Predicted 3D model of a 146-nucleotide RNA (c-di-AMP riboswitch aptamer (ydaO/yuaA leader)) from a Nitrospirota bacterium. Model confidence (mean pLDDT): 79 of 100. It matches the Rfam family "c-di-AMP riboswitch aptamer (ydaO/yuaA leader)". Gene Ontology terms of the family: cyclic-di-AMP binding and regulation of gene expression.

RNA sequence: CAUAACUUGUAGCCUAAAUCCGCCGCAGGCGGAUGCGGGGGAACCGAUAGUAGGGGCGUAUUUCCGAAGGCCGUCAGGCCUCCGGGAUAGGGCACUUCCAGGCCCGAGCCCGUCAGCUAACCUCGCAGGCAUUUGGAAGGGCAAUG
Numbered sequence: 001c002a003u004a005a006c007u008u009g010u011a012g013c014c015u016a017a018a019u020c021c022g023c024c025g026c027a028g029g030c031g032g033a034u035g036c037g038g039g040g041g042a043a044c045c046g047a048u049a050g051u052a053g054g055g056g057c058g059u060a061u062u063u064c065c066g067a068a069g070g071c072c073g074u075c076a077g078g079c080c081u082c083c084g085g086g087a088u089a090g091g092g093c094a095c096u097u098c099c100a101g102g103c104c105c106g107a108g109c110c111c112g113u114c115a116g117c118u119a120a121c122c123u124c125g126c127a128g129g130c131a132u133u134u135g136g137a138a139g140g141g142c143a144a145u146g
Base pairs, nucleotide, nucleotide: 006146007144008143009142010141012130013129014128018034019033020032021031022030023029024028035126036125037124038123039122040121045116053114054111055110056109057108062087063086064085065084066083068081069080070079071078072077090105091104092103093102095139096138097137098136099135100134
């Protein structure tokens, strides 16, 4: 110095949403590269629709019950809006996988009459929100002492 084993310690989460460089300037802005993600877009294939509009991002779809309001109806009842509650396709929970257990989400937004797939090509985004981590088994990463 390198390698292997043992011991001890250690790693934030969701999400594509990160890293680096340069310039202006003075803590902010602009630009670029890499990486990650989305959309548009031939042939071939597929499709037969076109205000009942249609489509995209996303796990966030599909339903049941109740209250309030509005509309239609002779009645039974039906439709729409909004609020509350339950379930559900599906999604997340601390390095990874498996097992057991528990908890949580199941939203929202956008395009603007228009888009199936789709090589080349074109184009857009890299916001935001949270937390102190359940147990067992196996296997790895990094660091330190011996």